[in-house]
Context: one part of a larger RNA
RNA sequence: GAUGAACGCUAGCGACAGGCCUAACACAUGCAAGUCGAGGGGUAACAGGAGCGUAGCUUGCUACAAUCGCUGACGACCGGCGCACGGGUGAGUAACGCGUAUGCAAUCUACCUUCUACAGGGGGAUAACCCGGAGAAAUCCGGACUAAUACCGCAUAAUACAGGGAUACCGCAUGGUAAUAUUUGUUAAAGAUUUAUUGGUAGAAGAUGAGCAUGCGUUCCAUUAGCCAGUUGGUAAGGUAACGGCUUACCAAAGCAACGAUGGAUAGGGGAACUGAGAGGUUUAUCCCCCACACUGGAACUGAGACACGGACCAGACUCCUACGGGAGGCAGCAGUGAGGAAUAUUGGUCAAUGGGCGAGAGCCUGAACCAGCCAAGUCGCGUGAAGGAAGACUGCCCUAUGGGUUGUAAACUUCUUUUAUCAGGGAAUAAAAAAGGUCACGUGUGACCUAUUGUAUGUACCUGAUGAAUAAGCAUCGGCUAACUCCGUGCCAGCAGCCGCGGUAAUACGGAGGAUGCGAGCGUUAUCC
Numbered sequence: 001g002a003u004g005a006a007c008g009c010u011a012g013c014g015a016c017a018g019g020c021c022u023a024a025c026a027c028a029u030g031c032a033a034g035u036c037g038a039g040g041g042g043u044a045a046c047a048g049g050a051g052c053g054u055a056g057c058u059u060g061c062u063a064c065a066a067u068c069g070c071u072g073a074c075g076a077c078c079g080g081c082g083c084a085c086g087g088g089u090g091a092g093u094a095a096c097g098c099g100u101a102u103g104c105a106a107u108c109u110a111c112c113u114u115c116u117a118c119a120g121g122g123g124g125a126u127a128a129c130c131c132g133g134a135g136a137a138a139u140c141c142g143g144a145c146u147a148a149u150a151c152c153g154c155a156u157a158a159u160a161c162a163g164g165g166a167u168a169c170c171g172c173a174u175g176g177u178a179a180u181a182u183u184u185g186u187u188a189a190a191g192a193u194u195u196a197u198u199g200g201u202a203g204a205a206g207a208u209g210a211g212c213a214u215g216c217g218u219u220c221c222a223u224u225a226g227c228c229a230g231u232u233g234g235u236a237a238g239g240u241a242a243c244g245g246c247u248u249a250c251c252a253a254a255g256c257a258a259c260g261a262u263g264g265a266u267a268g269g270g271g272a273a274c275u276g277a278g279a280g281g282u283u284u285a286u287c288c289c290c291c292a293c294a295c296u297g298g299a300a301c302u303g304a305g306a307c308a309c310g311g312a313c314c315a316g317a318c319u320c321c322u323a324c325g326g327g328a329g330g331c332a333g334c335a336g337u338g339a340g341g342a343a344u345a346u347u348g349g350u351c352a353a354u355g356g357g358c359g360a361g362a363g364c365c366u367g368a369a370c371c372a373g374c375c376a377a378g379u380c381g382c383g384u385g386a387a388g389g390a391a392g393a394c395u396g397c398c399c400u401a402u403g404g405g406u407u408g409u410a411a412a413c414u415u416c417u418u419u420u421a422u423c424a425g426g427g428a429a430u431a432a433a434a435a436a437g438g439u440c441a442c443g444u445g446u447g448a449c450c451u452a453u454u455g456u457a458u459g460u461a462c463c464u465g466a467u468g469a470a471u472a473a474g475c476a477u478c479g480g481c482u483a484a485c486u487c488c489g490u491g492c493c494a495g496c497a498g499c500c501g502c503g504g505u506a507a508u509a510c511g512g513a514g515g516a517u518g519c520g521a522g523c524g525u526u527a528u529c530c
Base pairs, nucleotide, nucleotide: 001529002528003527005526006525007524008523009522012382013381014380015379016378018375019374020340025338026337027336029335030334031333034081035080036079039078040077042074043073046072047071048070049068050067053064054063055062056061057060088293089292090291097218098217099216100215101214102213103212104211107210108209112206113205114204115203116202117201118200120154122152123151130143131142132141133140134139160186161185162184163183164182167178168177169176170175191198192197219265220264221263226256227255231253232252233251234250235249236248237247238246268290269289270288271287272283273282274281275280295316296315297314298313318329319328320327321326346372348371349370350369354368355366356365357364358363385416386415387414388413396406397405398404399403421467422466423465424464425463426462430457436451437450438449439448440447441446442445474519475518476517477516478515479500480499481498485514486513487512488511489510495502496501
């Protein structure tokens, strides 16, 4: 000098940033991922409409009401997209994990953009609903009915895929590229609608994201010296989006290591941060990038993408429910609870902005995010008054004591100010739009302009006025290092102390007082780093 700090004493305000470093310990409760009716069958709720009928009667109205998906919409269900993002944590990992630089002639990529081509004709189911049954529940079973952008054949088809045969050019070894006139085989599709559009299938290219490989760098211990059997390489096959002992069979006996293998310990890595003149040392909280994990272990499904935090399965530990037969759960999401600990916050508000998912859109969802609450835990800023005022007042303390010194311009007193405070009044920016209506341009959906709508924080910030010095100072130290000294008490006691050391009767070192010094809404102590 620094800190994600803690402790002691003290404490007025604001802005900005920060806040479980310990038990990756266990978790009550609420919320954190939905959306689309412009894919579908439908109609549980709400609203509208139509209404057999009943009652009142004014004889065409009112009230009640069986019924009708007819309409707006829509619980549950089928289907699509999303849930692999965002958010958390750092247990594991000394590794191509990370950083940096390359390569893929060994690869994939939903949504998005551009271009090319196409979309013909059929089929069988199933959920919901209904009926019945089992169960305490979770849930499950049987029967019957039905739809789709759900599922499955058929047709068509290549610059796709697979196989065969030729040509040219090139390279980085395996090889790559191109034009073909080549040949054989295989593989697609879905509709909706308000008729504006939008979606579907195949292919080529781009963008984005991901995968893999390699050079170099990446903690400590040699009181760890030998390690390894899919081990090292080859052939063949399987597997993968893809290369590869990735896996298997066979063959060979290799491979690594004192330039530190193997083993053990510790640890997420980096950008960065702190310190230092620098070299370096230390750290990895907040923010950004990458990785890993999601009660513990394992293996997979779906999908463009996961071996998936709020999905599924198995095993285990733990907790809960139970009618004892059987079931349910996973906060290292946001709050919050217990425990641990020196120690770390609210079971708050809003989707207004930014961003994300779905949707044609309106919109819905969003503990991401933006705000507010708590905490001197940090940095910065402001204040606790200013000017004048000597009878150098009183008190206190000290002395050489009729007196002097100091406290001290300090106070009183006079004049002034009102930051802040209290009260009253006014009062934002953050909002750009999208959607809707209108006008215009080009030409049938895009752009421009106009109108109108939308603010959580917030009646907050800020501004103005009134009142009145009014509401606001402490902490540590004073032997030397080290700025700041006297008196009293104590008497090697009580105690102090970072080091030297102080205290045994005149202690500037202990305790108190007066005074002084330093810093100041903080000041000291402790811990850690340079």
About this RNA: Predicted 3D model of a 530-nucleotide part of an RNA (small-subunit ribosomal RNA, 5' domain) from an uncultured bacterium. Its Rfam family is "Bacterial small subunit ribosomal RNA".